[in-house]
Context: one part of a larger RNA
C1' cells in the first nucleotide's frame, strides 16, 4: 500500500476546452515485452518451520529436510496485454438536403408607462398611512387635454414551452456567427472516452477611466411606531443599477446528483424532425428518432426517495470526504488597484 465512500448525513472541482497521463471497437499476420510452464545457477552459515540424535529432562548442542515466496541465464507456450504490418465499419467524424429555437455580437428602429420641461381648461387641495405625520400646493399643486426631452424595461403572444457546456438568454428588424435535431446515401477509416497542470468563459456586488442618470434605491436625514427603534411602515435621497473599455473571479455558481459507454418492465405529457394511414387541406392514429416533464415495475435507499434524464447493473477517467470546535482562520507562497480570492495548518478543546 490493499479500505469505506461523495441527492439530503463529511464530501462532484462554477462550466468548458484541451497538454501529459490512464483507458480503448471487429477480423488477421509478424513479435514475444508483460504473462505462464520447465531447466541451470545463484539465493552463505546460524536462526525460524518439520523430523532424527546427545546431555537423567528441558534450555542447549547436534545430523537431516524443508523452506529462502526472489535475481539472472536458457529453452518453450501464446488465451489476454502490450509493440509493429496490412485490412475492416458497428465507434468517432466529413459531405449532401431539409429543420426548430428569448444560443451568441453589432447596428437600427417601436409602442405602452414613470418622471420632468412648456402650454391650454381650472380651482383647493394632493399625497401618504393601521392612524397619522414628515412633504407637495393660491409662487396655482393634483385632475385633465396638446406640446417636447430624456433613461431604462420590453405588457398581451407566454406555456407544465424553446435554446446555451455553465453563467444565462425575451419588443421588432438587418448583417455576422456558435451549437443542435432529422433523412437517404456516399465518404474517412478508431481518427475514440477521460482529463493532473494550463489556457478560456463566468450571476450579483464591487474597483478603475470615461460617458448616462427616467425609474428604483444601500449609505444618509426627515416623520412615525416603540420602554428604545441607529428597524419593519411613510416623505425624500446619493453610490449603484445603464453604456463603452479594463479589473474582480465569488455564489443555496443547485438537480446541493462530474464526464463518457453499454443493459434492464411499461404508462401519459409535451417539443422539434421522418415515414406510413387518413384528408381537398387540416385534425387525427400508428410507428420511428432526438429534447424537455410526470407516475411507477424490478432493483437500490438509514428514511425521504432514485427509478431507460438512476440515485438500479457495470466498464474507464477525473475531482473530492475521513468527528465538532479552533477554522475556510494563521502562516508563507501565488493573483489582484483595493475590496479580496486561492492554496490551507497547528495548540488547545469537546
Nucleotide at each position: 500500500c490493499u479500505g469505506g465512500g461523495c441527492g439530503u448525513a463529511a464530501a462532484g472541482g462554477g462550466c468548458g476546452u484541451g497538454u501529459a497521463g490512464g483507458c480503448g471497437g471487429c477480423g488477421c499476420g509478424u513479435u514475444a515485452a508483460g504473462u505462464c510452464a520447465g531447466a541451470u545457477g545463484u539465493g552463505a552459515a546460524a536462526g525460524c518451520c518439520c523430523u532424527g540424535g546427545g546431555c537423567u529432562c528441558a534450555a542447549c548442542c547436534u545430523g537431516g529436510g524443508a523452506a529462502c515466496u526472489g535475481c539472472a541465464u536458457u529453452u518453450g507456450a501464446u488465451a489476454c496485454u502490450g509493440a509493429c504490418g496490412a485490412g475492416c465499419u458497428a465507434g468517432a467524424g466529413u459531405g449532401c438536403g431539409a429543420u426548430a429555437g428569448a444560443g451568441g455580437a453589432a447596428g437600427g428602429u417601436g409602442g405602452a408607462a414613470u418622471u420632468c420641461c412648456c402650454g391650454g381648461u381650472g380651482u383647493a387641495g394632493c399625497g401618504g398611512u393601521g392612524a397619522a405625520a414628515u412633504g407637495c400646493g393660491u409662487a396655482g399643486a393634483g385632475a385633465u387635454c396638446g406640446g417636447g426631452a430624456g433613461g431604462a424595461a420590453c405588457a398581451c403572444c407566454a406555456a407544465u414551452g424553446g435554446c446555451g457546456a455553465a453563467g444565462g438568454c425575451a419588443g421588432c428588424c438587418u448583417u455576422c456567427u456558435g451549437g443542435g435535431u432529422c433523412g437517404a446515401c456516399a465518404c474517412u477509416g478508431a481518427c475514440g472516452c477521460u482529463g493532473a497542470g494550463g489556457c478560456g468563459c463566468g450571476a450579483a456586488a464591487g474597483c478603475g477611466u470615461g460617458g448616462g442618470g427616467a425609474g428604483c434605491a444601500a449609505a444618509c436625514a426627515g416623520g412615525a411606531u416603540u420602554a428604545g427603534a441607529u428597524a419593519c411602515c411613510c416623505u425624500g435621497g446619493u453610490a449603484g443599477u445603464c453604456c463603452a473599455c479594463g479589473c474582480u473571479g465569488u455564489a443555496a455558481a443547485c438537480g446541493a446528483u462530474g464526464a463518457g459507454a453499454a443493459c434492464u418492465a411499461g404508462g401519459c405529457g409535451u417539443u422539434g424532425g421522418g415515414c406510413g394511414g387518413g384528408u381537398u387541406a387540416a385534425a387525427c392514429c400508428g410507428u420511428u428518432c432526438g429534447g424537455c416533464g410526470c407516475c411507477g415495475u424490478a432493483g437500490c435507499a438509514a428514511a425521504c426517495g432514485c427509478g431507460u434524464u438512476a440515485a438500479g447493473u457495470u466498464c474507464u477517467c477525473c475531482g473530492c470526504c475521513u468527528g465538532g470546535g479552533g477554522a475556510g482562520u494563521a502562516c508563507g507562497g501565488c493573483c489582484g488597484c483595493a475590496a479580496g480570492g486561492u492554496u490551507g495548518a497547528a495548540a488547545c478543546u469537546c
Annotation: Small-subunit ribosomal RNA, central domain from a metagenome, 350 nucleotides, folded computationally. The full RNA is in RNAcentral, with records from SILVA.